[in-house]
RNA sequence: GCUUCGGUGGCUUAAAGGUUAAAGCGCUGCUCUGAAGAAGCAGAUAUGGGAGUUCAAUUCUCUCCCGAGGCA
Numbered sequence: 001g002c003u004u005c006g007g008u009g010g011c012u013u014a015a016a017g018g019u020u021a022a023a024g025c026g027c028u029g030c031u032c033u034g035a036a037g038a039a040g041c042a043g044a045u046a047u048g049g050g051a052g053u054u055c056a057a058u059u060c061u062c063u064c065c066c067g068a069g070g071c072a
Base pairs, nucleotide, nucleotide: 001071002070003069004068005067006066007065010025011024012023013022018055027043028042029041030040031039048064049063050062051061052060
């Protein structure tokens, strides 16, 4: 340089054009306890940047950035 795949809460993954972006672990508060743990209830936190298509974009297109693999 060419090519394929990926980038979504603190972490690991879903959502594949539409209805409130979902789940597990973690975090915070409350209940419970002598205290903690476990359990239960409640809550906060996310779509890599920009542009385009569309009534509507996490999703499709282009470009840039970052990461992994392959080829040279």
Transfer RNA from Phellinus viticola, 72 nucleotides, folded computationally. Rfam family: tRNA. The RNAcentral record of the sequence draws on ENA.